[in-house]
């Protein structure tokens, strides 16, 4: 160089083109407690970036970035 995969809250991870974009972990913020830790109600946080097909894109397609295999 050339081919192939991957990219979603802070972490891990779902999600037939039609989900309000879910869950756990964690974090805040009550509650219990003399504290703390457990517990226990509750918030707040994402679809790498740019395009394009669609009546609708996390999903399909094209591009860029950025890991990560293989192969010279």
């Nucleotide at each position: 160089g050339g081919c192939c995969c991957c990219u979603u809250c802070g972490u891990c991870u779902a999600a037939u083109g039609g989900u309000u974009a879910g869950g756990a972990c964690a974090u805040c913020a009550g509650g219990u407690u003399c504290u703390c830790a457990a517990c226990u109600u509750g918030g707040g946080a994402a679809u790498a970036c740019g395009g394009g097909u669609u009546c609708g894109a996390u999903u399909c397609c094209c591009g860029u970035a950025g890991g990560g295999g293989c192969u010279a």